[in-house]
RNA sequence: GCGCGCGAGUGAGGAUCGCCGGCCGGGGGCUUUGCCUGACGGCCGGAGGAAAGUCCGAGCUCCGCAGGGCAAGGUGCCGGGUAACGCCCGGGCGCCGUGAGGCGACGGAGAGUGCCACAGAGAGCAGACCGCCGAUGGCCGCGGCUCGCCGCGCGUACAGGCAAGGGUGAAAGGGUGCGGUAAGAGCGCACCGGGCUCCUGGUAACAGGGGUCGCAUGGCAAACCCCACCCGGAGCAAGGCCAAAUAGGGGACAAGGGGCUGCCCGCCCCGUCCGAGUCCCGGGUAGGCCGCUCGAGGCCGUCGGUAACGACGGUCCCAGAUGAAUGAUCCUCCUCCGGCGCGCGAGCGCCGGGGACAGAACUCGGCUUAUUCCGCGCGCUCAC
Numbered sequence: 001g002c003g004c005g006c007g008a009g010u011g012a013g014g015a016u017c018g019c020c021g022g023c024c025g026g027g028g029g030c031u032u033u034g035c036c037u038g039a040c041g042g043c044c045g046g047a048g049g050a051a052a053g054u055c056c057g058a059g060c061u062c063c064g065c066a067g068g069g070c071a072a073g074g075u076g077c078c079g080g081g082u083a084a085c086g087c088c089c090g091g092g093c094g095c096c097g098u099g100a101g102g103c104g105a106c107g108g109a110g111a112g113u114g115c116c117a118c119a120g121a122g123a124g125c126a127g128a129c130c131g132c133c134g135a136u137g138g139c140c141g142c143g144g145c146u147c148g149c150c151g152c153g154c155g156u157a158c159a160g161g162c163a164a165g166g167g168u169g170a171a172a173g174g175g176u177g178c179g180g181u182a183a184g185a186g187c188g189c190a191c192c193g194g195g196c197u198c199c200u201g202g203u204a205a206c207a208g209g210g211g212u213c214g215c216a217u218g219g220c221a222a223a224c225c226c227c228a229c230c231c232g233g234a235g236c237a238a239g240g241c242c243a244a245a246u247a248g249g250g251g252a253c254a255a256g257g258g259g260c261u262g263c264c265c266g267c268c269c270c271g272u273c274c275g276a277g278u279c280c281c282g283g284g285u286a287g288g289c290c291g292c293u294c295g296a297g298g299c300c301g302u303c304g305g306u307a308a309c310g311a312c313g314g315u316c317c318c319a320g321a322u323g324a325a326u327g328a329u330c331c332u333c334c335u336c337c338g339g340c341g342c343g344c345g346a347g348c349g350c351c352g353g354g355g356a357c358a359g360a361a362c363u364c365g366g367c368u369u370a371u372u373c374c375g376c377g378c379g380c381u382c383a384c
Stems, first nucleotide, its partner, number of pairs: 001380007011333007019046007027037004048357001052368002055366005060235004073230004077091005092106001093104004107226002112224002114220003129166002131162003136159002138156002140153005174192006193215001194213008239290004249281005256270005297316008334355009
């Protein structure tokens, strides 16, 4: 100067006032073996490492479901851990870093389809812009001649040959070197890389070695697709129990009931078919209770394992609110920053400011994101 892994966390202590829950004492009410309410007092407990995002995986609850398949979605090197996972641990391979170490959707592109912008001559069974060549044909010049042609040229570059070099691009049909050639080219050879095959090591991913093939044809699958594996849906506002008032539903009862009017007649209204009145039943709402916090739980130790983790023993009980508690004020000290003063100096004193992110809501295992003053351990590199 870095890398990795942990730890603590409104910085510590105290006082006063308040809030939520539990227990005890105890007050009040009622339909009094009990139920409801909860004044007042005492004691005990009261947010997090992420309680967050709700991104994965589960427990639990309800609904669905003979079995199988398709579709849709997800995962994707290998082995292990786990209740399970897209998480964790160990290993392999690739890339980055001097290194400690970090990062990786890391199966298949010789099944098929599709895409490869811009630039560029050419982007898929490719291509020739600059360039290189002058083999072959043509043309030009010279020479020979049996006038048909033949030979020569340090002539040309029209046809042609080439893909080494330049140039374009993220990517141009293996790389480097020697030979070869008119110039070139796996055209030939050596080494490296690659395909196929065999052997050895390893549980495996894979690694090493031998043989063989001049290379048998780029990239993209977080494009469709292929292969292997996984997968029913909704969520504590799940779900269960108790249960008013009002309205509506079902059932039972008697043939009557009510008004004018105290009684009778009479009249009117309702009912007797369509049910007035009384009682009962069931569903549901308000409200209340359960679910609800003891759990794949925390801590300590021993043993097994490289580790993640597991086994055994001991020990502890640690919020359960529901318009939703866990707060506010003050004092002393700590620490950091700034200013001023004192002191030779380490430092001391005074004043001002800061000490985070955030907050349970059924519960766990992870991931990700936010964050303060810091502290601890191990390791790497450079300089002296």